[in-house]
Context: one part of a larger RNA
RNA sequence: GGCAUACGGUGGAUGCCUUGGCGCAUAGAGGCGAUGAAAGACGUGAUAGGCUGCGAUAAGCUUCGGGGAGGUGCCAAUAACCUUUGAUCCGGAGAUUUCUGAAUGGGACAACCUAAGACUUUUGUCUUACCUGCACCUGAAUAUAUAGGGUGUGGGGGCUAACCUGGGGAACUGAAACAUCUAAGUACCCAGAGGAAAGGAAAUCAAUUGAGACUCCGUUAGUAGUGGCGAGCGAACGCGGACCAGGCCAGUAAUAUAAUGUUAGUAAUGGGAACUUGCUGGGAAGCAAGGCCGUAGAGGGUGAUAGCCCCGUACUGAUACAGCUUACAUUAUAUUCUUGAGUAGGGCGGAACACGUGAAAUUUUGUCUGAAUAUGGGGCGACCAUGCUCCAAGCCUAAGUACUCCUAUGCGACCGAUAGUGAACAAGUACCGUGAGGGAAAGGUGAAAAGCACCCCGAUGAGGGGAGUGAAAUAGACCCUGAAACCGUUUGCCU
Repeated sequence: GGCAUACGGUGGAUGCCUUGGCGCAUAGAGGCGAUGAAAGACGUGAUAGGCUGCGAUAAGCUUCGGGGAGGUGCCAAUAACCUUUGAUCCGGAGAUUUCUGAAUGGGACAACCUAAGACUUUUGUCUUACCUGCACCUGAAUAUAUAGGGUGUGGGGGCUAACCUGGGGAACUGAAACAUCUAAGUACCCAGAGGAAAGGAAAUCAAUUGAGACUCCGUUAGUAGUGGCGAGCGAACGCGGACCAGGCCAGUAAUAUAAUGUUAGUAAUGGGAACUUGCUGGGAAGCAAGGCCGUAGAGGGUGAUAGCCCCGUACUGAUACAGCUUACAUUAUAUUCUUGAGUAGGGCGGAACACGUGAAAUUUUGUCUGAAUAUGGGGCGACCAUGCUCCAAGCCUAAGUACUCCUAUGCGACCGAUAGUGAACAAGUACCGUGAGGGAAAGGUGAAAAGCACCCCGAUGAGGGGAGUGAAAUAGACCCUGAAACCGUUUGCCU
């Protein structure tokens, strides 16, 4: 030095666990905001810090209801206190709610600086942004007026996960290159709205029979078509379903809003059956024996695996004054006026239609034009005739459909700490970046801290040895289990 052997160290795999995630179902809710939001800054405790709560009335104040013995949130203890004269806690309604932020008196490098006026003796309180509707008062050139100005009273503004409508609108890519084309009206930007939005009661389809608003799903069908007829794109009629609803333009109406009444719901919460003994063990829920309940043998906890120990579960009771929501009725108010002309159609240039200009109908419109008026007009895929069918250029409309930031309940041939959210832990934290932004690692003592009194070595250390606790300390906080690589020591053999 190698091999083997035994015992250790290191390391943190594996097993077991779960406070956290993921997905879905059902129901609810679908908004918050000048009565100052969302998001924050700074404070606030007997307390140095973080989280949570709260706001100078600051882990809280008032009141009503519930509840019934402990409580003063967590890390996390100590002190000092509160509480059957009902605390803590839970629910409803109020009060307070610094500063920033649409931020709104003015300014500003967010959480800061600095005014005017009115009222108030001090000390403070309130008002003062912009746009806009209505009412009123004023008021030029300019006589009546109007523009403009002012006051009062309403509204708006900002935030928000996806879903929705409209206005704009790429490229990579594919075509095995590339230009029409595709990707795609996608991503993205902007505006706006609602709990859904949009659409919607035929100037629609059909085809010689007829159907009868719209939306969504299945099919028709990868069909008919379209297409450098390449890559690709791609219907409709009809049929089967979901759901169904029709109204209005001057009136015995409809719609919207508000008030009142009735109706149904919405909170915290109460009761809730039935078991003992022996054995093993640290511990019984295990095993043995004998019982019991069950409209409850869902689930969780308890020193191992409990229907009968605890919380619950089945079932059942009480409760809403106020607030909010549902439906209906009544009343009040407001809005809605005669069938839709610079319209239909046409020319030029575009766009949408599955349809790339094509034989290209239909819809739409930047520009130039431009009818008829029910004895009329549109459509039936160039166009004409015949026939059929409908009535544009006004408005409203539930349901079926889409989504889930959020709430409640339940479920899972979903994960189990390199998984599952990035995050089971002080996580969008630490840290990185001028910034936009990027973005971790990190769970487990034990049933219970019973977390090692006391002694010894040591530096009044670190660490260790005794003693003690415990079932176990090779469970001692770097704490369950404790693999391998790697590092040692013992013994044997070989060199």

Large-subunit ribosomal RNA, domain I from Amylibacter sp., 495 nucleotides, folded computationally. The coordinates come from a structure-prediction model, not an experiment, and the mean pLDDT is 81. RNAcentral holds the full RNA, with entries from ENA. It matches the Rfam family "Bacterial large subunit ribosomal RNA".